[in-house]
Context: one part of a larger RNA
RNA sequence: UGGCGGGGGUCCGCACAAGCGGUGGAGCAUGUGGUUUAAUUCGAUGAUACGCGAGGAACCUUACCUGGGCUAGAAUGCUGGUGGACCGUGGGUGAAAGCUCACUUUGUAGCAAUACACCGCCAGUAAGGUGCUGCAUGGCUGUCGUCAGCUCGUGCCGUGAGGUGUUGGGUUAAGUCCCGCAACGAGCGCAACCCCCAUCACUAGUUGCCAUCAGGUAACGCUGGGAACUCUAGUGAAACUGCCGUCGUAAGACGUGAGGAAGGAGGGGAUGAUGUCAAGUCAUCAUGGCCUUUAUGCCCAGGGCUACACACGUGCUACAAUGGGGCGUACAAAGGGCUGCAACAUAGUGAUAUGAAGCUAAUCCCAAAAAACGCCUCUCAGUUCAGAUUGGAGUCUGCAACUCGACUCCAUGAAGCUGGAAUCGCUAGUAAUCGUAGAUCAGCAACGCUACGGUGAUACGUUCCCGGACAUUGCACU
Numbered sequence: 001u002g003g004c005g006g007g008g009g010u011c012c013g014c015a016c017a018a019g020c021g022g023u024g025g026a027g028c029a030u031g032u033g034g035u036u037u038a039a040u041u042c043g044a045u046g047a048u049a050c051g052c053g054a055g056g057a058a059c060c061u062u063a064c065c066u067g068g069g070c071u072a073g074a075a076u077g078c079u080g081g082u083g084g085a086c087c088g089u090g091g092g093u094g095a096a097a098g099c100u101c102a103c104u105u106u107g108u109a110g111c112a113a114u115a116c117a118c119c120g121c122c123a124g125u126a127a128g129g130u131g132c133u134g135c136a137u138g139g140c141u142g143u144c145g146u147c148a149g150c151u152c153g154u155g156c157c158g159u160g161a162g163g164u165g166u167u168g169g170g171u172u173a174a175g176u177c178c179c180g181c182a183a184c185g186a187g188c189g190c191a192a193c194c195c196c197c198a199u200c201a202c203u204a205g206u207u208g209c210c211a212u213c214a215g216g217u218a219a220c221g222c223u224g225g226g227a228a229c230u231c232u233a234g235u236g237a238a239a240c241u242g243c244c245g246u247c248g249u250a251a252g253a254c255g256u257g258a259g260g261a262a263g264g265a266g267g268g269g270a271u272g273a274u275g276u277c278a279a280g281u282c283a284u285c286a287u288g289g290c291c292u293u294u295a296u297g298c299c300c301a302g303g304g305c306u307a308c309a310c311a312c313g314u315g316c317u318a319c320a321a322u323g324g325g326g327c328g329u330a331c332a333a334a335g336g337g338c339u340g341c342a343a344c345a346u347a348g349u350g351a352u353a354u355g356a357a358g359c360u361a362a363u364c365c366c367a368a369a370a371a372a373c374g375c376c377u378c379u380c381a382g383u384u385c386a387g388a389u390u391g392g393a394g395u396c397u398g399c400a401a402c403u404c405g406a407c408u409c410c411a412u413g414a415a416g417c418u419g420g421a422a423u424c425g426c427u428a429g430u431a432a433u434c435g436u437a438g439a440u441c442a443g444c445a446a447c448g449c450u451a452c453g454g455u456g457a458u459a460c461g462u463u464c465c466c467g468g469a470c471a472u473u474g475c476a477c478u
Base pairs, nucleotide, nucleotide: 002477003475004474005473007472009470010469011468012467013466015462016461019426020425021424022423023422026317027316028315029314030313031312032311033310034308035307042053043052064303065302066301067300068299069298070297077125078124079123080122081121082120083119084118088103089102090101091100092099093098107116108115109114128292129291131290132289133288137286138285139281140280141279142277144275149188150187151186152185153184154183155164156163157162168179169178170177194269195268196267197266199237200236201235202234203233204232205231209226210225213224214223215222240263243257244255245254246253247252306445319419323378324377325376326375327374328373329372335366336365337364340359341358344355345354346353347352385416390411391410392409393408394407395406396405432455433454434453435452436451437450438449
């Protein structure tokens, strides 16, 4: 100087408290450990691994295993030689890859030799490796932490390591600002500048809108028309403790204050300082070194990654009446669509099928929003709760659903009556709850993830637990 303390002080955070909803019990989904296996490819492992890499494992993917093959090799360039136009077609063998046989064709320039282009073979250069080392590395990332810190120049102090500045008194979300001070300044962070949302104005009105006028319909902005409103999307305005009052030297704090759509950082996002963990990644990629080269490379078929006495994490669905079932009636936002989305009609209980209008989309379609509301029914039961499991019959995608897809219908109807010790999330349009869309994608194991809107709660406070910041004190550590 730091670090640490079951030292004291000040302060902060869903850290506790006050609440709400969960997890831990059940079934299933998913990841991991373990075990098993020919293989169950590899990585990630307290917080910071475990619905993680994977935003799609039937084949492919695929890296693993078994078996069959290739050896300048799956791709590209160059040199020499050799054969032939290239392309294409067929046969044999085979699981395919591969191996092998045959046919067809006879390029361009030139009379020709030959040259050029393309393809195959041989030789030579050059390959390949998801093999090892993340403790040789780059790049990228997690975490402390969006915490308020981390430093420098000159000066001054100290023999020096270092100190000062950065401490002190206030204040702030903030090393934010004010005052003081042997310091005076500056940099990286903070904040602001960027994006979205909330208000208004202007500009622009099609595919969106419809107040006024007219026409028209069973009905509908449907039509003429309109440019008001909504909306769309571009430009501006607006918030600054600016005004008032109280307190204060100031910074600033306070107020059922005014005005205002919004008030003291208006809400959210992007943005992550110096560093810490030899943190993670050699399997995104790049890369040093090492290893391998008829194999640790490459091609192919089948299998495996989906196994199952068990243990753990993360979720979904429930255990019911604030509910289940039936019928009826409303109200979103944000997305996607041409190898696509498909209205509508018909067939089917249905998944779907067959026809098929429209739409390269503010035009058409996906599309029904669901919780909600109204009426009827069930009356506390393992039930008209719950839906696992299993049997049967089907649909769709796809060369192909046996291992190992999703969905539909009929039947079956398991555990489960609110969950021990313990433990997690959340402070506002949040929690909780209800649906909707998208990426990936032929299909889908999505209950995941990422977005979108609908309905919409509870907090006296800082004694304690946990983590952090600042100065201070002790120390057998540095």